[in-house]
Context: one part of a larger RNA
Molecule: large-subunit ribosomal RNA, domain VI
Organism: marine eukaryotic metagenome
RNA sequence: UGUUGUUUACCUGAGGGGCAGGUCCAGUUAGUACGAGAGGAACACUGGGUCGGGGCCUCUGGUCUAUCAGUUGUCUGACAAGGCACUGCUGAGUAGCUACGCCCUAUAUUGGUAAAGGCUGAAAGCAUCUAAGCCUGAAACAAUCCCCAAAAAGAGGUAAACUAAGACGCUUGUAAAAGACAAGUUUAAUAGGUGAGGGGUGUAAGUACCGAGGCAACGAGGUAUUAAGCCCACUCAUACUAACAGU
Numbered sequence: 001u002g003u004u005g006u007u008u009a010c011c012u013g014a015g016g017g018g019c020a021g022g023u024c025c026a027g028u029u030a031g032u033a034c035g036a037g038a039g040g041a042a043c044a045c046u047g048g049g050u051c052g053g054g055g056c057c058u059c060u061g062g063u064c065u066a067u068c069a070g071u072u073g074u075c076u077g078a079c080a081a082g083g084c085a086c087u088g089c090u091g092a093g094u095a096g097c098u099a100c101g102c103c104c105u106a107u108a109u110u111g112g113u114a115a116a117g118g119c120u121g122a123a124a125g126c127a128u129c130u131a132a133g134c135c136u137g138a139a140a141c142a143a144u145c146c147c148c149a150a151a152a153a154g155a156g157g158u159a160a161a162c163u164a165a166g167a168c169g170c171u172u173g174u175a176a177a178a179g180a181c182a183a184g185u186u187u188a189a190u191a192g193g194u195g196a197g198g199g200g201u202g203u204a205a206g207u208a209c210c211g212a213g214g215c216a217a218c219g220a221g222g223u224a225u226u227a228a229g230c231c232c233a234c235u236c237a238u239a240c241u242a243a244c245a246g247u
Base pairs, nucleotide, nucleotide: 005162006161007160008159009158010157011156015148016147017146018145021051022050023049024048025047026046027045028044034039052105053104054103055102056101060099061098062097063096067092068091069090070089071088072085073084074083075082076081109143110142111141116136117135118134119133167247168246169185170184171183172182173181190242191241192240193238194237195236196235197234198232199231200230201229206225207224208223209222210221213218
């Protein structure tokens, strides 16, 4: 864009995809059936492993160029606070993402068949599963199960509304390549800020005292103030700021 009014909500399912489970071990059955003995099953039930599939981040681990701390060289006159050097290097590290971590992965059935096994049965007075006809028969195939799917041109159905619905704009993320999707737009917690909680780092600056020494100036460092200071992608609360004005 089409589907012959528009919009919203809910369906059907032609067709397509997955084929979502596979496999092994152990126990019971059972030292049973069977077998002279030696030996030695199965149906069924139960428990576990492994490979695969789906989901998640409570735990464990990884990462964490958010963050915090230590430290080298150099620069900003000194302190403090910083810039650059692969994130300068190093030690930690929440959220998020993730596996090496955690959870789930059930049962049955149906249809037509393959190999194969048969029934009836001639050609060929017999025999023969086959020539006509018929019955069984697989983890395979098709259903059952999950997902997509009215653009299925045979373009479907149900219900409601009748100039609104919707879209743009703006604040955003549970979404995301762009569109789209989702939450919100003052009748508001959508984002920021602020407060509290929770968490990371590990005890800030300043001041006081101690400090090997030194005539003194000075002085690495230590202790106290201080579970400090700094920071947060999380939670809760709060209209302080911005979601206005409008098309």